RNA sequence: GGGCCAGUAGAUCAGCUGGAAGAUCGCAAGAUUCGCAUUCUUGAGGCCGCGGGUUCAAAUCCCGCCUGGUCCA
Numbered sequence: 001g002g003g004c005c006a007g008u009a010g011a012u013c014a015g016c017u018g019g020a021a022g023a024u025c026g027c028a029a030g031a032u033u034c035g036c037a038u039u040c041u042u043g044a045g046g047c048c049g050c051g052g053g054u055u056c057a058a059a060u061c062c063c064g065c066c067u068g069g070u071c072c073a
Base pairs, nucleotide, nucleotide: 001072002071003070004069005068006067007066010025011024012023013022019056027043028042029041030040031039049065050064051063052062053061
């Protein structure tokens, strides 16, 4: 320098045939208990890596860039 993959909640990851952004763990509150743990319920938490473009509509398609991984040179 070039090819490929990944970047979404605090963490690990779904969602990529374009139409309301999710799961598990963790966190907070409540119920249960004499109390703790377990279990159950509810909730908070995201400008979907950044900037443009296409579209009525973009996490999703197109272009550029950044970061990490991997391969080639």

The RNA shown here (transfer RNA) has 73 nucleotides and comes from Candidatus Deferrimicrobium sp. RNAcentral holds the sequence, with entries from ENA and MGnify. Rfam family: tRNA. Its family is annotated with triplet codon-amino acid adaptor activity in the Gene Ontology. Rfam classes the family as a transfer RNA. The prediction has a mean pLDDT of 83. Taxonomically the source falls in Candidatus Deferrimicrobium (Bacteria, Candidatus Deferrimicrobiota, Candidatus Deferrimicrobia, Candidatus Deferrimicrobiaceae).